[in-house]
Context: one part of a larger RNA
RNA sequence: GAACGAACGCUGGCGGUAUGCUUAACACAUGCAAGUCGUACGUGAAAGUUCCUUCGGGAGCGAGUAAAGUGGCGCACGGGUGAGUAACACGUGGAUAAUCUACCCGAUAGUCCGGGAUAACAUUUCGAAAGGGAUGCUAAUACCGGAUAAGCCCACAACGUCUUCGGACGAUGCGGGAAAAGGUGGGGACCUUCGGGCCUGCCGUUAUCGGAUGAGUCCGCGUCCCAUUAGCUAGUUGGCAGGGUAAUGGCCUACCAAGGCUACGAUGGGUAGCUGGUCUGAGAGGAUGAUCAGCCACACUGGAACUGAGACACGGUCCAGACUCCUACGGGAGGCAGCAGUGGGGAAUUUUGCGCAAUGGGCGAAAGCCUGACGCAGCAAUACCGCGUGAGUGAUGAAGGCUCUCGGGUCGUAAAGCUCUGUCAGAGGGGAAGAACCUCCUGUCAUAUAAUACAUGGCAGGCCUGACGGUACCCUCAAAGGAAGCACCGGCUAACUCCGUGCCAGCAGCCGCGGUAAUACGGAGGGUGCGAGCGUUGUUC
Numbered sequence: 001g002a003a004c005g006a007a008c009g010c011u012g013g014c015g016g017u018a019u020g021c022u023u024a025a026c027a028c029a030u031g032c033a034a035g036u037c038g039u040a041c042g043u044g045a046a047a048g049u050u051c052c053u054u055c056g057g058g059a060g061c062g063a064g065u066a067a068a069g070u071g072g073c074g075c076a077c078g079g080g081u082g083a084g085u086a087a088c089a090c091g092u093g094g095a096u097a098a099u100c101u102a103c104c105c106g107a108u109a110g111u112c113c114g115g116g117a118u119a120a121c122a123u124u125u126c127g128a129a130a131g132g133g134a135u136g137c138u139a140a141u142a143c144c145g146g147a148u149a150a151g152c153c154c155a156c157a158a159c160g161u162c163u164u165c166g167g168a169c170g171a172u173g174c175g176g177g178a179a180a181a182g183g184u185g186g187g188g189a190c191c192u193u194c195g196g197g198c199c200u201g202c203c204g205u206u207a208u209c210g211g212a213u214g215a216g217u218c219c220g221c222g223u224c225c226c227a228u229u230a231g232c233u234a235g236u237u238g239g240c241a242g243g244g245u246a247a248u249g250g251c252c253u254a255c256c257a258a259g260g261c262u263a264c265g266a267u268g269g270g271u272a273g274c275u276g277g278u279c280u281g282a283g284a285g286g287a288u289g290a291u292c293a294g295c296c297a298c299a300c301u302g303g304a305a306c307u308g309a310g311a312c313a314c315g316g317u318c319c320a321g322a323c324u325c326c327u328a329c330g331g332g333a334g335g336c337a338g339c340a341g342u343g344g345g346g347a348a349u350u351u352u353g354c355g356c357a358a359u360g361g362g363c364g365a366a367a368g369c370c371u372g373a374c375g376c377a378g379c380a381a382u383a384c385c386g387c388g389u390g391a392g393u394g395a396u397g398a399a400g401g402c403u404c405u406c407g408g409g410u411c412g413u414a415a416a417g418c419u420c421u422g423u424c425a426g427a428g429g430g431g432a433a434g435a436a437c438c439u440c441c442u443g444u445c446a447u448a449u450a451a452u453a454c455a456u457g458g459c460a461g462g463c464c465u466g467a468c469g470g471u472a473c474c475c476u477c478a479a480a481g482g483a484a485g486c487a488c489c490g491g492c493u494a495a496c497u498c499c500g501u502g503c504c505a506g507c508a509g510c511c512g513c514g515g516u517a518a519u520a521c522g523g524a525g526g527g528u529g530c531g532a533g534c535g536u537u538g539u540u541c
Stems, first nucleotide, its partner, number of pairs: 001541004006537005013387006019380002021345001026343003030340003035073003040070002043067001048061005080298003089223008099215002104211008112146004121136006152177003156173002159170004182203006190197002224270003231261003236258004241253003273295004277288004300321005323334004351377001353376003359373001360371004390420004400411004424482001426477005434468001440462008485530005490511003496525005506513002
């Protein structure tokens, strides 16, 4: 000199854009943060209101609505944190002939015949509660059995191509094995129990192949300090066989061999998430890893599996532990390192806000619902950038302050006065872009079809949708009116005198000032530097 997620002191007008627990991965009150689908399925209220009534009640609408329940998909994404980890964790480049991949896209072949349950519900029962038990009824795209098999899987036989010589791929024959589910629009004939069958569109579903995307595993190289850490290792190193996995492998087990690593630093200890980047520097380097982006790890602590395409799962389950809460003492409930917010710690870090309008995500055929992701607003000079606090004129060089050699000098065109302007703030009017969709309506074209229904797709026109926000921006009004401080002035280092003090009080980054004329302490006048900031402290180069 530059920089900062900074803090502290003094001061503080406005706007834009960013950023905001670096400490206790400490404990958490309260609210919200993951749901959705009735075009998978069976049930199914009430308030209110209308009518009837024997005044007890009943019927209709509300409404097949709300609501639970079965079932499907999602909850493995998004969001947070950096405790652990010196490791194939990360970066980079490869391998997978050792692998998987829901939803999506393309292609091919199907979607046949049956069955028994169960929740909800009703009755009953145990319990303080959380939560269960028993009996009875019922549905499905829930569950189960059978049929069929172009592909697919397994075993055997034999062929070709490639090969890392382990095997892989392709085609052939024979034997064996594994599938499925329906829903909803429209309809001319034909049948009909009037539900439908049948035809057809869309959505779904089964099997197989391929793609895309995502992931698993393995390898080369690179990645901090300590030798005042020198030896470490028995599933250890390798083989064979088996198990396990989507898959290789001591990953695991039995047997066999005695190996494997190490001064090119093993082992041990300390520290630490890694990277793109960021800061600094002419560069080489050094330091760092907030925000944003990629990867990894974690979710009260430790362990485990279940479900699933995917987890050994932040707002799932089970076990153990610590802590907190409820209890009828028998037993139960919980997990903010999600967004706000509270206590605590600390030099120190914000609102228990608005909205799904946009972007994105989940579900749904769609309308739509959900979304503390996100978009916005609030707070903080925390940082960067921009603007303002007026402009011109004005000499008796006014008054006043300071100083003086008492002549003067200086603050100083500074002020006052006169003439103007109107940024910001204030008041009053107007007032956005961000909106593209989707749905619906009209018209038209195409696909599909027996069809001019229905449906799907394209195009054109119309309607509708804004949290921010009456915000940005524009116009008008009034008015110089409301808006300047901080540090320094001995040298380094730009800037000097007076008074007070008298090695005292004090200053200080270094050198050093102060003991009676202190440009170095304190005050004043003056000056210098920066300016809504200025200094100090800390840290890095």